Predicted 3D model of a 327-nucleotide part of an RNA (large-subunit ribosomal RNA, domain IV) from Saccharolobus caldissimus. It matches the Rfam family "Archaeal large subunit ribosomal RNA". Its mean pLDDT, the model's own confidence on a scale to 100, is 87.
Context: one part of a larger RNA
RNA sequence: CCCUGGCUAGGGAACUCGGCAAAUUAGCCCCGUACCUUCGGUAGAAGGGGUGCCUACUGAGGUCGUAAACCGGCCUCAGUAGGUCGCAGUGACAAGGGGGACCUGACUGUUUAAUAAAAACAUAGGUCCCCGCUAGCCCGAAAGGGUGUGAACGGGGGCUGAAUCCUGGCCACUGGUGGUUGGUGAAACCCGGGUACAACCGGGCGAAGCCCCACUGAAGGCCGGGGGUAACUCUGACCCUCUUAAGGUAGCCAAAUGCCUUGCCGGGUAAGUUCCGGCGCGCAUGAAUGGAUCAACGUGGUCCCCGCUGUCCCAGCCAGGGGCCCC
Numbered sequence: 001c002c003c004u005g006g007c008u009a010g011g012g013a014a015c016u017c018g019g020c021a022a023a024u025u026a027g028c029c030c031c032g033u034a035c036c037u038u039c040g041g042u043a044g045a046a047g048g049g050g051u052g053c054c055u056a057c058u059g060a061g062g063u064c065g066u067a068a069a070c071c072g073g074c075c076u077c078a079g080u081a082g083g084u085c086g087c088a089g090u091g092a093c094a095a096g097g098g099g100g101a102c103c104u105g106a107c108u109g110u111u112u113a114a115u116a117a118a119a120a121c122a123u124a125g126g127u128c129c130c131c132g133c134u135a136g137c138c139c140g141a142a143a144g145g146g147u148g149u150g151a152a153c154g155g156g157g158g159c160u161g162a163a164u165c166c167u168g169g170c171c172a173c174u175g176g177u178g179g180u181u182g183g184u185g186a187a188a189c190c191c192g193g194g195u196a197c198a199a200c201c202g203g204g205c206g207a208a209g210c211c212c213c214a215c216u217g218a219a220g221g222c223c224g225g226g227g228g229u230a231a232c233u234c235u236g237a238c239c240c241u242c243u244u245a246a247g248g249u250a251g252c253c254a255a256a257u258g259c260c261u262u263g264c265c266g267g268g269u270a271a272g273u274u275c276c277g278g279c280g281c282g283c284a285u286g287a288a289u290g291g292a293u294c295a296a297c298g299u300g301g302u303c304c305c306c307g308c309u310g311u312c313c314c315a316g317c318c319a320g321g322g323g324c325c326c327c
Base pairs, nucleotide, nucleotide: 001322002321003320004319005318006317007316008315010313011312014311019308027051028050029049030048031047036041038162052084053083054082055081056080057079058078059077060076061075062074063073064072085089097306098305099304100303101302102301103300104298105297109121110120125160126159127158128157129156130155131154136147137146138145139144164292165291166290168223169222170221173220174219175216176215177214178213179212182211183210184209189204190203191202192201193200224242225241226240227239228238251285252282263279264278265277266276267275
């Protein structure tokens, strides 16, 4: 010096990306327990007090003896009083640190065997599409098989992801479904030309599809710009104009989404690019690619506070093991 442990005056996160690590707390009994809430919870919330041993007694239960009972013995539990020792009584071991907010995912679960456990996946719940069984979907050239010992309260597929409040506009494009007098539309077939036969050429007929006409968004998706205007100023309910299929509704936000940006205001700090609450012409939010909200939950992420500490100020000492030196 390294590793693993133990202790430390005063301070107490000043350390650091970050309280990482360590420390604190801890069992049982009693008291007591807020916001919020889906009324279940939150909750061991928080915060207090007690705890050993000896003696006496009280109550309850079990058991033994009796035919049964009183009483009594033993065991267990609960309690009362008196006493007693230590710094310390869950005396060792074992054994929650706590609180306030926000983001995110509802939750318990699942996952990258050997760098990722998560906000990813799943999930109940919601919704759309296919399918009446010789079905639909899947495996297989086929035979055959699965779903299926099934039959729409069933099976298959897609999206969303508890509950609660909701889910706006656009069918121009792409897709899907339906329709259709008409246009287009291959071969076959028919007719004509051509060929000793053919090839070939032209015409007719004409399926699906496409064109066309509708419908369809919890289908793929998309959801504007300029100018003016109120008797201070500012702002613009209002007006004009270009333009689109329609011009982003309810909500929500510098948000895990805001470039400018450390936006502006407020809070917290002596001091805060993070954090919380507001604001919103939002570079580029927005409604099952779900929007908003949300109790409970989380080895998820972020901020703050209390407690606690060798993380630090700033180091010191001790023990064991190594390193190092000698043989």